[in-house]
């Protein structure tokens, strides 16, 4: 040393991706009061007007000279004097000539990968002006030239001749301790050398100033020696690529010469042939380096701006000159670029100094003041120059500090928001009321910074600072509030417009988008964007990994390297210990101190982990030596094995070829063809050919390093293993590279070729089928020899070595003990398997054959795609291998393990699920929804089971919600409500379709209270009119905002909890096993034990029995009585009704089972194993339906989407479907006779007796609010009889005429029903499908609700009443354990590829184009250097001279050489028609490859 989001339904682990923190020369957006102290072109080493940044010495030297002092000669004047200005002085100042500076200081950061920086050393191989110290000296001569005057040439720059001149300019010549150099001696060292003598030879100088002079200041020469600076070498340190692997000719050394300050191949001539490299040479890329600075706990990683130290640079490229220093920023030459001037001949320039400017860019600043301090040059000095410097100005860039007030102040003011309408909140906030003065204004005073003593100097400045006065006045933004992250409502929008670091918001109720209140967080600042480092243990040295998550090399052998066994002895490389030097200051930290704090700034201590040198330690390592046997290895003696290669044999089997029986089909397949056979197949039977593979033995057996190896027999030969313990004496592990091996395919040469068998042909199969199934069939498979070099080459597990509980197998040996002997047994050593304990793991598993515990060495990972792809190397004939990226793209991708779900995996089981059956539907006509279709409308809803005779238990008008068309507007309806009026009723006019409008008359005049003039007043109440206006009202939206009701798995036997226990965890265990069962129903067992919900069970009915009660029910006896009849007395035995009870519990036998639960059989018994039926629906699941039953929450409408009315539609028809009824007929239809239920309805009802009608019905009206009367005089089917006699019929009844009937305000659109005619399809229904397991199926009729009327629907009721079930192989649904998954919106799932289409980034390409190093030749500036120098030529020689010498100079010559030219090649990169794969997009195509046994297992 802090961690959080995100992969999943959900866990663990891996993995990325993301973010909170810090910094910053910073930039953008919003906003901006005040001071301090820092900071400011990171791009164009682009171009650069203007100004300034380098001069100074007159005390070096000739001159010039304002001005001053001087006043001569000379002039007027009488004269004083005036005018005059020479000579001579002083002398500011100045070109020039000389000196010093200009090589500092200041700027940048291009170039540089370098001794270029850092440290540490080294020069016995070096230089050093100014300055210090120290010794010596300083004589004697000379000869020019600027500047100056005159001429003169240029436009200008600039020059050119002549004549003059001066020195601290130039020289010659004397001296010389030292110094230099050559030789001689001693001494010392480290090889070259160092000292110290000796001798020889060479080599110096300036003068200025003051001063009466001289001391004396400042300079000169020559030598030591300091100091402080340079220069040279050397160890060691710090960038990316190996897709750069080999470089290398002055290269490497030697020798000798030159060259420098000075070693050196620095450079040259010879000689030799070296040098450097995987510990990374060479060759791309990038880049100034450090102190340091940021960040990090730290190790570390980035980073080099400001301030310090070195470097390198100065338009670009060479070049040399002066000079102590320079190859020089504002110096010089050449060359080039670009620029500026010209009279066209030529010139001039270099801001990467201060300011500015322009351009670049996202950005970066004043053409300011002063030299008063520091500091530098020059001067003796005064001074003089400084754009270093110190100041100011400019920017929130950045740090730091301070202000924008402070107390009181609830009526919690208005106002904003928000609200459950009470209220809450901004909020002491505000107003008010008392104060304060910081910054602020103004006005006074005023520094420090400046000195050794006096005085004298301040840009900053009238600044800081100090005192007075004034006055809350002038001074708060920004971001953000879904999570991570502190902070929440509301409006608006409605997958739009946006938001976004990640994950993710936005498709009408957004806390994420905009706005507003509110609120967090920081604050003259907030955010955003960049970029570093952290977070990252996410490159793991501290500190990771590698069976399955990304990783163990295919396997051996072995180089270099790393490691390395016991014991002594020396040594010191590392180690360790002490000491010195060093680590520059500044900077960090600590302490003190100075600005009012702080930033900032001084002082002093620490730290600088490093290096270097010493002196010591010797345990450990290395080294050196010497020894030893336990690692390795060899001997010897044994046994075991498909180890490996050659060579040679063998037998079964298949094809095939001959011959021989023999007939017609083989042969294949799910089924079938193509094939093959009457030219004789298949099958048999004999003989032959050839090729390959070795049944059985066989074995979680054996051999091999690994690929791999299986008949025998011979030869050759590898290696383990086991005893022994002779022999070597550490000889050993590993092993980058390197080299061999190396399955199958495939290759190339030549052979062989039975079987099989890619490619192919041919049949199926399929929507297709280029597949799987069958029939052929080549290339291959076999062998010789040569290539490939790779596989899921796997234990997915690299090789060594030691060490850590066991048990059991099997192979090969040895030993013991036993025995005659073989076994058994015991111990052991080596393989080779399984269980398992510690341990380890993410879990899964691993476990002495480790995935355990440690060492040692090598090989690989670092998110997925793009990709093992391109490009490049290398290797192969080729195919390809091996190295091995990036651009773009994702926020995951991937492992293990849970839980469902899911399978055309599996095991147990259920269920009219399937068989077996009985009857239907589907085919006819109607009825009935319902889809289309129509329509003004054909309201609306319901859509697989689980919408479709369903909402609807009943649409002519209402219904009613749709339509047209006519009305209303506070409304049909509720609740306030000013006025007014009971309220209502009846009767009637007009117009109107009707509603409605406008009217007329008549009757009625409420109830309480209160006050009193007792019939009136007034108030209240219901209720009608009614203004205005809150509000009604809406079958309009959303059922995906909701309640609530409901459906369907499913009456399936399942859903969970609690403590416990096991997993890190999701979760599991119970609930799983074994057994029963309708059933998580019971028993048993068990890390479970308990316990809800569900199942049963308790209710209801129904089946038997008692008991009670007896009318409206019943009627045995009794009695009366009738045409008939429980009509009537009378009874309640029966039956019945309706109360209460019994009864059935697997209670009892018996037998099976586990001594159990239970099953299977009996008995009894009305009924027997839940007796039959119903209600009853666990946890959920389908966004299952319903906002149109109802209720709502939000949106809409509001003279209409409300309301009211008339009419119309919901009844519509080419058609399709779905669910019925009536049939097709003789088990039948028709006509007579004739029997027998239940269970319901009835008052705006049922409706008898009677009557009329053929009949639908009608007249009437008894009786009955019903065990009484009615419906109902009837059930029906049955029975009995007659008839019809197999036909579209005496079957079937649509259908349409005709004439009624009833309901109703009205049956046209559109109602049941009756009569008479009419008599339509249809003769038992493809494909496919549906109900039923018993009082069911079929049948048959009868009630009920709705209902004015209208049923074939629905609910209900009894009557007659069956067949079959052998089984669970299939279908279908389900229930439990398992299994396998890439599924979790859960297979209606996932998901792959090609092709269309669109956009990205990439690679390839005929070329085309920069541009980079470099080679080859050409040309060669400017300069140095040589060579020449007949021309020029003061000083020193010789000479009177003239001329000669010496010595220089121009000029040529020639080596080098910059730029250029030229030529081929190299690398890097740009663009390229067209091409090639990759990425990415909501809804295209076309198929189905994987995931399940994914429907042919899947993969390498």
């Nucleotide at each position: 040393u802090a961690g959080a989001g995100u992969u999943u339904g959900a866990u663990c682990a891996u993995g990325g991706c993301u973010c909170a923190g810090g910094a910053c020369g910073a930039a953008c957006g919003c906003u901006g009061g005040c001071g301090g102290c820092g900071u400011g072109c990171c791009u164009a080493a682009u171009a650069c007007a203007u100004g300034c940044a380098a001069g100074u010495c007159g005390a070096g030297c000739g001159a010039g000279g304002a001005g001053c002092c001087g006043g001569a000669a000379g002039g007027c004047g009488c004269a004083a004097g005036c005018c005059g200005g020479a000579a001579g002085g002083c002398g500011a100042c100045u070109a020039g000539c000389g000196g010093c500076a200009g090589a500092c200081g200041g700027g940048u950061g291009a170039g540089u990968a370098a001794c270029a920086c850092g440290u540490a050393g080294g020069g016995a191989a070096c230089c050093u002006g100014c300055c210090u110290g120290a010794a010596a000296g300083a004589c004697c001569g000379g000869g020019a030239u600027a500047g100056c005057u005159c001429c003169u040439g240029g436009a200008a720059a600039c020059g050119g001749g002549a004549g003059g001149u001066a020195a601290u300019a130039c020289c010659g010549g004397a001296u010389g301790a030292g110094c230099u150099u050559g030789c001689g001696g001693g001494a010392g060292g480290c090889a070259u050398c160092u000292u110290c003598u000796g001798c020889a030879a060479g080599g110096a100088a300036a003068g200025g100033g003051g001063g009466g002079g001289a001391a004396c200041c400042c300079g000169c020469u020559u030598u030591c020696a300091g100091a402080g600076g340079g220069u040279c070498c050397u160890g060691c340190g710090g960038c990316c690529c190996a897709u750069c692997a080999g470089c290398u000719a002055g290269u490497u050394g030697g020798u000798g010469a030159g060259g420098u300050a000075g070693u050196g191949g620095c450079c040259c001539a010879c000689c030799a042939a070296g040098g450097c490299g995987a510990u990374g040479a060479c060759g791309g890329g990038u880049a100034g380096c450090c102190g340091g600075c940021c960040u990090g706990a730290g190790a570390g990683g980035g980073u080099g701006g400001a301030c310090g130290g070195c470097c390198a640079c100065a338009c670009u490229g060479g070049g040399a000159c002066u000079g102590a220093g320079a190859g020089a920023c504002g110096g010089c030459c050449c060359a080039g670029a670009c620029u500026c001037c010209u009279a066209c001949g030529g010139g001039g320039g270099g801001c990467a100094g201060c300011a500015g400017u322009a351009g670049g860019g996202a950005a970066u600043a004043u053409u300011g003041c002063g030299c008063a301090a520091u500091g530098g040059a020059c001067g003796g000095a005064a001074g003089u120059c400084u754009g270093a410097c110190g100041c100011a100005g400019c920017g929130a860039c950045g740090c730091c500090g301070c202000g924008u007030g402070a107390g009181c102040g609830a009526a919690g003011a208005a106002g904003g928001c928000c609200u459950u309408c009470g209220g809450g909140u901004c909020g002491u906030a505000a107003a008010g009321c008392u104060c304060u003065g910081u910054u602020c204004u103004u006005g006074g005073g005023g520094a420090c910074g400046a000195a050794g003593a006096a005085g004298g100097u301040g840009a900053c400045g009238g600044u800081a600072c100090c005192c007075a006065a004034g006055g809350a006045g002038a001074a708060a933004g920004c971001c953000c509030c879904g999570g991570c992250u502190a902070a929440c409502u509301a409006c608006g929008u409605g997958c739009c417009g946006g938001c976004a670091g990640c994950c993710g918001c936005g498709g009408u109720a957004a806390u994420a988008c905009g706005u507003a209140g509110g609120g967090g967080g920081c604050a003259a600042g907030c955010g955003u964007u960049g970029u570093c480092c952290g977070g990252a243990a996410u490159u793991a040295c501290u500190g990771g990994g590698c069976g399955u998550a990304a990783a163990g090399g295919g396997c051996g052998u072995g180089u270099a390297g790393g490691c390395g066994g016991c014991c002594a002895u020396g040594u010191a490389u590392g180690u360790c210990a002490g000491g010195u030097g060093u680590g520059a200051a500044a900077g960090g930290c600590c302490a003190c101190g100075g600005c009012u704090c702080a930033a900032c700034c001084g002082u002093g201590g620490u730290a600088u982990u490093g290096c270097a040198c010493u002196u010591g330690a010797a345990a450990c390592u290395g080294c050196a030596u010497g020894g030893c046997u336990u690692g390795a290895g060899u001997g010897c003696a044994g046994g075991a094995g498909a180890g490996g290669g050659a060579a040679g044999u063998g037998g079964a089997a298949u094809u095939c070829c001959u011959a021989g029986u023999g007939u017609a089909g083989c042969g294949g397949u799910g089924a079938a063809a193509u094939g093959c056979g009457u030219a004789g197949a298949u099958a048999u039977u004999a003989g032959g050919a050839g090729g390959a593979a070795c049944a059985c033995c066989a074995g979680u057996g054996g051999c091999g390093c690994a690929g791999g190896c299986g008949a025998c027999u011979u030869c050759c030969u590898g290696g383990a293993c086991u005893g022994u313990a002779a022999c070597u004496g550490a000889c050993g592990c590993u092993g980058a590279g390197g080299c061999g091996c190396g399955a199958a395919a495939g290759c190339g040469u030549g052979g062989g070729g039975a079987g099989c068998g890619a490619a192919c042909g041919g049949g199926a199969u399929u929507a297709g089928a280029u597949a799987c199934c069958c029939c052929g069939g080549u290339a291959g498979u076999c062998c010789a020899c040569g290539c490939c070099g790779u596989a899921a080459a796997c234990g997915a597990u690299g090789g060594g070595u030691a060490c850590u509980a066991g048990g059991u197998g099997u192979a090969g040996g040895a030993g013991g003990u036993a025995u005659c002997g073989a076994c058994c047994c015991c111990u052991u050593c080596u393989g080779u398997g399984c269980c398992g304990u510690a341990g380890u793991u993410a879990a899964c598993a691993c476990a002495a054959u480790a995935a355990g515990u440690a060492c040692c060495c090598c090989g690989c990972c670092u998110g997925g795609g793009g990709a093992g792809u391109a490009c490049g190397g290398c290797c192969g004939c080729a195919a390809g291998g091996u190295u091995g990226a990036a651009a773009c793209u994702c926020a995951a991708a991937g492992g293990a393990a849970u839980u469902g779900a899911c399978g055309g995996g599996g095991g147990c089981c259920c269920g009219c699920a399937c068989a077996a059956g009985c009857g239907g539907u589907g085919g006819a006509g109607c009825a009935u929804g319902u889809g289309g279709u129509u329509u003004a409308a054909u309201u609306c809803g319901a859509c697989g089971c689980a919408a479709c005779g369903c909402g609807a238990a009943g649409a002519a008008c209402c219904u009613u919600a749709c339509c047209a068309g006519g009305g209303c507007u506070u409304g049909a309806c509720a609740u306030c409500g000013a006025g007014g009026g009971a309220a209502g009723g009846c009767u009637u006019g007009u117009g109107g379709a009707a509603a409605c409008a406008c009217g007329a008359g008549u009757c009625g005049u409420c109830a309480c209270a209160a006050g009193c003039u007792u019939g009136c007043u007034u108030g209240u109440g219901a209720c009608c009119c009614g203004a205005a206006g809150a509000c009604a009202g809406g079958u309009g939206g959303u059922g995906c905002a909701u309640g609530g009701u409901u459906g369907u798995c499913g009456u399936c036997a399942g859903c969970u909890c609690g403590u416990g226990u096991c997993g890190u965890g999701a979760g599991a265990u119970g609930u799983u096993g074994g057994g029963u069962u309708a059933a998580g129903u019971c028993c048993c067992g068990c890390a479970a034990c308990g316990a809800g919900c569900g199942c049963a069970a308790c209710c209801c009915u129904u089946a038997u029995c008692u008991u009670u009660a007896g009318u409206u029910g019943c009627c045995a006896g009794c009695a009366c009585g009738u045409g008939g009849a429980g009509g009537u007395g009378g009874g309640c035995a029966c039956u019945c009704u309706a109360g209460a009870g019994a009864g059935a519990c697997u209670g009892c036998c018996g037998g099976u089972g586990a001594c159990a639960a239970a099953c299977c059989g009996g008995a009894g018994g009305a009924a027997g194993g839940u007796g039959g039926g119903g209600a009853u629906g666990a946890c959920g699941u389908c966004a299952a339906a319903u906002c149109a039953u109802c209720a709502u929450g939000c949106c809409c409408c509001u003279u209409a989407u409300g309301u009211c009315c008339u009419g119309g539609g919901c009844u519509a028809c080419a058609c399709a479907c779905g669910u019925g009824c009536u049939a097709c007929a003789a088990u039948g239809g028709c006509c007579g006779g004739u029997a027998c239920a239940a269970a319901g309805g009835g008052a705006a009802g049922c409706g008898a007796u009677g009557g009329g009608g053929u009949g639908a019905c009608c007249c009437g009206g008894a009786g009955c609010a019903a065990a009484u009367c009615c419906c109902a005089g009837c059930a029906a089917a049955g029975c009995c009889g007659g008839u019809c006699u197999u036909a579209g019929u005496u079957c079937g009844g649509a259908u349409u005429g005709u004439a009624g009937u009833c309901u109703g305000c009205a049956a046209c659109u559109c109602g049941a029903c009756u009569a008479c005619a009419u008599g339509a399809a249809g003769u038992c229904g493809g494909a496919a499908u549906c109900g039923c397991u018993a009082g069911u199926a079929a049948u048959c009729g009868c009630a009920g609700g709705u209902c004015a009327g209208c049923a074939u629907a629905c609910u209900g009721c009894g009557g007659u009443g069956a067949a079959u079930a052998c089984g669970u192989u299939c279908c279908c649904g389900g229930g439990c354990c398992u299994u396998g998954u890439a599924c979790a919106c859960a297979c209606c799932g996932c998901c792959c590829g090609u092709c269309a289409c669109a956009c990205c980034a990439c690679g390839a390409a005929a070329g085309c184009c920069u541009g980079c190093a470099a080679c080859a030749c050409c040309c060669g500036a400017a300069g140095c250097c040589g060579g020449u120098g007949a021309g020029c030529u003061a000083a020193c020689c010789c000479g009177c001279a003239a001329g000669g010498g010496a010595g220089g100079c121009a000029g040529c010559c020639g080596u080098c050489g910059a730029a250029g030219g030229u030529g081929g090649g190299g690398c890097c990169g740009g663009u390229g028609a067209u091409u090639g794969g990759g990425g990415u997009g909501a809804a295209g195509u076309c198929g189905u490859a994987a995931c399940a046994a994914g429907g042919u297992a899947a993969c390498c």
Overview:
Predicted 3D model of a 1500-nucleotide RNA (small-subunit ribosomal RNA) from an uncultured Bacillota bacterium. It matches the Rfam family "Bacterial small subunit ribosomal RNA". Its family is annotated with ribosome and structural constituent of ribosome in the Gene Ontology. Its mean pLDDT, the model's own confidence on a scale to 100, is 84.